[in-house]
Context: one part of a larger RNA
Molecule: large-subunit ribosomal RNA, domain I
Organism: Elioraea rosea
């Protein structure tokens, strides 16, 4: 020193757990905001570091249903109160609501600094913009522009869905320009719970359909394409859902205003079990019983249908109020001409200029008025269909930041969300951004009262609690890694 074997420390993998996730259905609910939003700053508690809540009225006021014994939050413990005269608590409704933030009286290095008007001294008001409506009003008479005042209104924030203006580039074509990635990612604009789109100058094809929208086929066909890469229809079928009006009045839409049913908030009622046995514990085993519109599912000292919450079913209304109906009110329009068409130049259409027809238009051109005019994929003519240049318009569709109730061959602390824990925390960066780690004593604290060794420690040994403390700062307790004891070897 090695190696066996025992036994210990360390360490936290494993097993089992689950407050949290994830992922989907159903319903709901699609907004909030100058009545000051979202988000924050400071405060606020008897003692008060976080979180939560709330705002100088501050873990809270007040009114009104519910609840019914305990309560002053997470959150102990002193301390001090408060409640059957119904307290905490929950539902609705209503005061308060500091300072910043669209931030709006100027200002500004956000939560800070400085003003003016008025005023019953409490408080109120003063931003830009746009749209009315009134005064006033220049150069310039007349007017206009401008200037003020009063009304109404927007801003700002939100997860994705919609429309709409502008738009790439890696990439692919095995290089690469046309093309392709794509009208995609990105920015701006706007809007609604959906948005869009819509009642045929549409499609077919001489039979005939009959607004739009979504889904299945038709089809990866027709086609289109340095005919490469690649793009890629439509008619008709079949579902889903259906709904049509209006332009001077038997109307739409959109407000109010009345009638009012049905669903529905806290919450309320809610059936049925006992011995015996084993253990610390009985919901397990035996044995013998009961309820079921209730054997979903949690929790109690083990694994409970009849202990407890609870579920099945049943009940409950303040307010608001869906559909409908009926009254009142606002609003909406003159059959669509600088249009349709056509030349030049984009672009859109599955369709790259091509026979390219249709659709938008930047520019120049420029009709017919129904006895007319558009389309049937160049273009003529017969035929056929349809009636632009004006407006609205539910449903089938698309989405999930949120709310509720539910599933689950989802995950179980290196998994699942970045976060099961004072997580977008700590920490890190000037910034923008980047980002963690970290559950788990036990049925219940019964958290070790007293001795003892030690420094009035740390950390052990008694001695107690408990089923178990070899559960003690913690379930379980692999293995690296460190020790001690014994056996063998050198």
């Nucleotide at each position: 020193a090695g190696c066996a074997u025992c036994u210990g420390g360390u360490g936290g993998a494993u097993g089992c757990c689950u407050u949290g996730g994830c992922a989907c259905c159903a319903a709901g609910a699609g907004g909030c905001g100058a009545u000051g939003a979202a988000g924050g700053a400071c405060g606020u508690g008897g003692c008060a570091c976080g979180c939560u809540g709330c705002g100088a009225a501050a873990a809270g006021c007040c009114g009104u249903g519910g609840g019914g014994a305990g309560u002053u939050g997470c959150g102990a413990g002193c301390a001090a109160a408060c409640g059957u005269u119904g307290a905490u608590c929950c539902g609705c409704g209503g005061a308060u609501a500091u300072c910043c933030g669209a931030a709006u009286g100027g200002g500004g290095a956000a939560a800070c600094c400085c003003a003016c008007c008025c005023u019953u001294c409490g408080g109120g008001g003063u931003a830009u913009c746009c749209u009315g409506u009134c005064a006033u009003g220049a150069a310039u008479a007349c007017a206009u522009a401008g200037u003020g005042a009063c009304a109404g209104g927007a801003g700002g924030c939100g997860a994705a869905c919609c429309c709409g203006g502008g738009g790439a580039a890696c990439u692919g074509a095995a290089a690469c320009a046309u093309c392709u990635c794509a009208g995609u990612a990105c920015c701006c604009g706007g809007a609604g719970g959906a948005a869009a789109a819509g009642a045929c100058a549409u499609c077919a094809a001489c039979a005939g359909a009959g607004a739009u929208u979504c889904c299945g086929c038709g089809a990866g066909u027709a086609g289109u394409g340095g005919c490469g890469a690649g793009c890629g229809a439509a008619a008709g079928c079949g579902g889903a859902g259906c709904a049509g009006g209006c332009c001077a009045g038997u109307g739409g839409u959109c407000c109010a205003g009345u009638a009012g049913u049905g669903a529905g908030a806290a919450c309320c009622g809610g059936a049925a079990c006992g011995a015996u046995c084993u253990g610390g514990a009985a919901a397990g085993g035996u044995c013998g019983a009961c309820c079921a519109u209730a054997g979903u599912g949690g929790g109690u000292g083990a694994u409970a249908g009849u202990c407890c919450c609870g579920u099945a079913c049943g009940g409950g209304u303040a307010g608001a109020g869906a559909a409908u109906g009926c009254u009142g009110g606002a609003u909406c329009c003159u059959u669509g001409a600088g249009u349709a068409a056509g030349g030049c130049g984009g672009g859109a259409c599955a369709c790259g200029u091509g026979a390219a027809a249709u659709c938008c238009u930047g520019u120049c051109u420029g009709a017919a008025c129904a006895u007319g005019g558009g389309g049937g994929g160049a273009c003529c003519a017969c035929c056929c269909u349809c009636c632009a240049a004006g407006c609205c318009u539910a449903a089938a569709u698309a989405c999930u930041c949120c709310u509720u109730g539910g599933u689950g061959a989802c995950c179980g602390a290196u998994a699942g969300u970045g976060c099961a824990c004072a997580a977008g925390u700590a920490c890190c960066g000037u910034g923008a951004g980047g980002g963690a780690a970290a559950g788990g004593u036990g049925a219940a604290a019964a958290g070790c009262a007293c001795c003892c060794c030690g420094a009035u420690g740390a950390g052990g040994g008694g001695a107690g609690u408990g089923a178990a403390a070899g559960a003690g700062a913690c379930c379980u307790g692999a293995a690296a890694c460190c020790g001690g004891a014994u056996g063998c070897u050198u």